[in-house]
RNA sequence: GCGGAUAUAGCUCAGUGGAAGAGUGUAAUUUUGCCAAGAUUGAUGUCAUGAGUUCAAAUCUCAUUAUCUGCU
Repeated sequence: GCGGAUAUAGCUCAGUGGAAGAGUGUAAUUUUGCCAAGAUUGAUGUCAUGAGUUCAAAUCUCAUUAUCUGCU
């Protein structure tokens, strides 16, 4: 220099254009004489950034940024 992949909750990851989800962690309550384990109820989020298409975008298009990677 030319390509490819990834970017979504604190962490690991789902999500086929129709209003954001799981596991884990975390908070409160509860169970027990205490701890651990268990049970119940919650809070999570500018879907990397900026534009575009569309009635409607995490999802499609373009650019940018970061990380990983291939070739030279």